The RNA shown here (SAM riboswitch aptamer (S box leader)) has 97 nucleotides and comes from Bacteroidetes bacterium 2013_40CM_41_45. Its mean pLDDT, the model's own confidence on a scale to 100, is 77.
[in-house]
RNA sequence: CACUUAUCACGAAAGGUGGAGGGAUACGCCCUAUGAAACCUUGGCAACCAAUCCCGUUAAUUCGGGGGAACGGUGCCAAAUCGUAAUGAGAUAAGUC
Numbered sequence: 001c002a003c004u005u006a007u008c009a010c011g012a013a014a015g016g017u018g019g020a021g022g023g024a025u026a027c028g029c030c031c032u033a034u035g036a037a038a039c040c041u042u043g044g045c046a047a048c049c050a051a052u053c054c055c056g057u058u059a060a061u062u063c064g065g066g067g068g069a070a071c072g073g074u075g076c077c078a079a080a081u082c083g084u085a086a087u088g089a090g091a092u093a094a095g096u097c
Stems, first nucleotide, its partner, number of pairs: 002096007013042005021031003025085004043077003048073002053066004081089001
């Protein structure tokens, strides 16, 4: 990169560097010199993966559900994926090659 599955309600920002863009695309509507993108630091949110634990299930260490949020792998921290459009696209997680 490609493919498969699931989710995209809610939630959660300060500081430094930087210096004009950003919200995927089109249109709209917004954010932005009262400082965009990007990077760094610290903090936070969430609960996809992963632990202890509980319930059911299986031949099984299998499968499903609950719960939890300490440690860890990611993600996220304007607006419902900002709105509309699509047998579409994107993002994230887990898995396969």